[in-house]
RNA sequence: GUGAGUGUAGCUCAAUGGUGGAGCAGCUGAUUGUGGAUCAGCAGGUUGCGGGUUCGACCCCCGUCACUCACC
Numbered sequence: 001g002u003g004a005g006u007g008u009a010g011c012u013c014a015a016u017g018g019u020g021g022a023g024c025a026g027c028u029g030a031u032u033g034u035g036g037a038u039c040a041g042c043a044g045g046u047u048g049c050g051g052g053u054u055c056g057a058c059c060c061c062c063g064u065c066a067c068u069c070a071c072c
Base pairs, nucleotide, nucleotide: 001071002070003069004068005067006066007065010024011023012022013021018055026042027041028040029039030038048064049063050062051061052060
């Protein structure tokens, strides 16, 4: 340089164009002599960024950034 893929909660990952979820982690409570484990609840997201299409976009299109892979 060319082509392809990935980017979503602190971490690992879901999500057929129709209100973005789970596990672990965190916080609170219950339980326990204490802790751990277990149970119940809570909080945490401008979906990498900027535009476009659409009544409606994590999803489709364009650009851009970062990372990964292949080729040169």
Predicted 3D model of a 72-nucleotide RNA (transfer RNA) from a Chloroflexota bacterium. Taxonomically the source falls in Chloroflexota (Bacteria, Bacillati). Its Rfam family is "tRNA". It is annotated as a transfer RNA. Model confidence (mean pLDDT): 81 of 100.